[in-house]
Context: one part of a larger RNA
RNA sequence: CUGGGCGUAAAGCGCGUCUAGGUGGAUUUGUAAGUCAGGUGUGAAAGACUUUGGCUCAACCAAAGAACUGCGCCUGAGACUAUGAGUCUUGAGUUAUGGAGGGGUGAGUGGAAUUCCUGGUGUAGCAGUGAAAUGCGUAGAUAUCAGGAGGAACAUCAGAGGCGAAGGCGACUCACUGGCCAUAAACUGACACUAAAGCGCGAGAGCGUGGGUAGCAAACAGGAUUAGAUACCCUGGUAGUCCACGCCGUAAACGAUGAGAACUAGGUGUUGGAGGAAUUGACCCCUUCAGUGCCGACGCUAACGCAAUAAGUUCUCCGCCUGGGGAGUACGGCCGCAAGGUUAAAACUC
Repeated sequence: CUGGGCGUAAAGCGCGUCUAGGUGGAUUUGUAAGUCAGGUGUGAAAGACUUUGGCUCAACCAAAGAACUGCGCCUGAGACUAUGAGUCUUGAGUUAUGGAGGGGUGAGUGGAAUUCCUGGUGUAGCAGUGAAAUGCGUAGAUAUCAGGAGGAACAUCAGAGGCGAAGGCGACUCACUGGCCAUAAACUGACACUAAAGCGCGAGAGCGUGGGUAGCAAACAGGAUUAGAUACCCUGGUAGUCCACGCCGUAAACGAUGAGAACUAGGUGUUGGAGGAAUUGACCCCUUCAGUGCCGACGCUAACGCAAUAAGUUCUCCGCCUGGGGAGUACGGCCGCAAGGUUAAAACUC
């Protein structure tokens, strides 16, 4: 010496699923591959090391010893790992009874509002701004009443609230469907955890084909502002936004915090269950499980802060980082219709 790290300094894959691999609960017994002990063979010599000796010393040389941490074989041990056989129930799963939910897909329905159309009333303005103008209006607008068309989104409820692996999900009804939680037993009996590769999902924008288009609105046009104004403001307005099918595969895809398990003061909200106590009863109170917030002790941290939803104390597995720029670029591969994505350098320079 036998790395150190990943919330914000470089670094957790956007998320899931699963294969290989790695890791793996309690207990009995066998085996002896790993492991441990003893023995034995080998581990060339020289060199290096220790001691002694020879050249007047040293370098140099010689002798002896130790060492050669390794490997093979034999004998033994049997705790741990492994492996064979068996048992168990606490991990995991199944069943049962209940429960909450914007979880997903499809179909149907509803009301408010915007716009447009038709008709009535009605007359000179409306709209817009910091102020204006472009724009709309005597071919009758704006306003108001009645009727109609169509598309998109669902006010209040709404919450530090719920659900989902993430992206995400919010009017109502129906159908189909995934996951989760609690309770008490019964059943299976380690069936588990992680997960390279692979496969799947994946906001928005964008792309292809065909529909649809009310509002909004890149591009674009005009009006203003300004020294200019390829902007901010205003009047218009096309892709797009919507639907179906197929691509794309990226985001500050964020908790900037991988997954699983165990342990480690408390306090206080809130959501969904269960039990107790109490009551006419909803409440209220106590205990407990699962989530979701705030504060906080120990501990940790460079600090900020984190603190049972850890960034604390540990274990298992995966991913990733290794000075700044060049560069998430070039080349090549793979993927894509394209846009591009993904994998991913070097020269040079500080």
The part of an RNA shown here (small-subunit ribosomal RNA, central domain) has 350 nucleotides and comes from an uncultured bacterium.
The full RNA is in RNAcentral, with records from ENA and SILVA.
Its mean pLDDT, the model's own confidence on a scale to 100, is 88.